Transfer RNA from Chthonomonas sp. UBA1950, 75 nucleotides, folded computationally. Its Rfam family is "tRNA". Gene Ontology term of the family: triplet codon-amino acid adaptor activity. The family's RNA type in Rfam is transfer RNA.
RNA sequence: GCCGACUUAGCUCAGCGGUAGAGCGCCCGCCUUGUAAGCGGAUGGUCAUCGGUUCGAUUCCGAUAGUCGGCUCCA
Numbered sequence: 001g002c003c004g005a006c007u008u009a010g011c012u013c014a015g016c017g018g019u020a021g022a023g024c025g026c027c028c029g030c031c032u033u034g035u036a037a038g039c040g041g042a043u044g045g046u047c048a049u050c051g052g053u054u055c056g057a058u059u060c061c062g063a064u065a066g067u068c069g070g071c072u073c074c075a
Base pairs, nucleotide, nucleotide: 001071002070003069004068005067006066007065010024011023012022013021018055027041028040029039030038048064049063050062051061052060
């Protein structure tokens, strides 16, 4: 330099055109002599950024940035 995949809640990940979800964590409550476990509730998001298409974009297209992997060239 080229090619591919990925970027969504604090963490790990679903969802892939029609008002964004799960598990874990954090917080509150129940239970317990107490803790853990268990049960219930609540909290938590500019869906990487910018632009385009569309009645409508997390989803499709382009650019940019970042992460990971592969290939190539020079020394």